[in-house]
Context: one part of a larger RNA
RNA sequence: CGCAGGAGUCUUGAGAAGGGCUGUCCCUAGUACGAGAGGACCGGGACGGACGAACCUCUGGUGUGCCAGUUGUCCUGCCAAGGGCAUGGCUGGUUGGCUACGUUCGGGAGGGAUAACCGCUGAAAGCAUCUAAGCGGGAAGCCUGCUUCGAGAUGAGGACUCCCACCCACGUGAUGGGGUAAGGCUCCCAGUAGACGACUGGGUUGAUAGGCCGGAUAUGGAAGCACGGUAACGUGUGGAGUUGACCGGUACUAAUAGGCCGAGGG
Numbered sequence: 001c002g003c004a005g006g007a008g009u010c011u012u013g014a015g016a017a018g019g020g021c022u023g024u025c026c027c028u029a030g031u032a033c034g035a036g037a038g039g040a041c042c043g044g045g046a047c048g049g050a051c052g053a054a055c056c057u058c059u060g061g062u063g064u065g066c067c068a069g070u071u072g073u074c075c076u077g078c079c080a081a082g083g084g085c086a087u088g089g090c091u092g093g094u095u096g097g098c099u100a101c102g103u104u105c106g107g108g109a110g111g112g113a114u115a116a117c118c119g120c121u122g123a124a125a126g127c128a129u130c131u132a133a134g135c136g137g138g139a140a141g142c143c144u145g146c147u148u149c150g151a152g153a154u155g156a157g158g159a160c161u162c163c164c165a166c167c168c169a170c171g172u173g174a175u176g177g178g179g180u181a182a183g184g185c186u187c188c189c190a191g192u193a194g195a196c197g198a199c200u201g202g203g204u205u206g207a208u209a210g211g212c213c214g215g216a217u218a219u220g221g222a223a224g225c226a227c228g229g230u231a232a233c234g235u236g237u238g239g240a241g242u243u244g245a246c247c248g249g250u251a252c253u254a255a256u257a258g259g260c261c262g263a264g265g266g
Base pairs, nucleotide, nucleotide: 001152005163006162007161008160009159010158011157015149016148017147018146021049022048023047024046025045026044027043033038051106052105053104054103055102059100060099061098062097066093067092068091069090070089071086072085073084074083075082076081110144111143112142117137118136119135120134166178167177168176169175170173183261184260185259186258187203188202189201190200191199208254209253210252211250212249213248214247215246218242219241224237225236226235227234228233
């Protein structure tokens, strides 16, 4: 820009893409078959490999503004307690998130048309013949079935709902301009989204983010004080103190105020 008024929501599915792999063992059954050795078709079940998708309950990884321990040095006047730097200084653990080494699931069943091939009926050709007319069966393959995208599918589809017939001008018509409606955008707070656009949630009639409060989780026993010990240190107060992203609550802070676009027709 188009989809012959302007919008919002939900859809149909032309078409396109993905997927389609396979092993071992058990039962049937040591049966059929076979002198024996051996050893099935058909049918049913279990467990795997590789590949793929989703997810984070578990097990792990990561976890540079979480917690603790600790070395050297500098600083906060000193003690104590802390802060900076040294690969996050090093070491032990770790929430959310992201992940595989973790978990769950998938390949199918079913339907249709067929290939080779197997048949029925059956003449030409009194017989025979699956074929000439006619009718069946038959593959991991084909069309579906499953998943995803999908009406620019210009062949531009469908349903429901909302908005209304304003003003001015002229060259009087599918004309030009203006203010609006439903609605949208801008702007702002954010993230289940993200390179940027886009998308999603929210914008005071508000829990969108931060803060604060409570909880969870993690760490693992804070500081101060008291007691014990010559001391290093230990014990008590006290599952203490602290705690990023998690859960819930609360308008304290910030989403204020505004601006722009947007139908009038056959």
Molecule: large-subunit ribosomal RNA, domain VI
Organism: Streptomyces viridosporus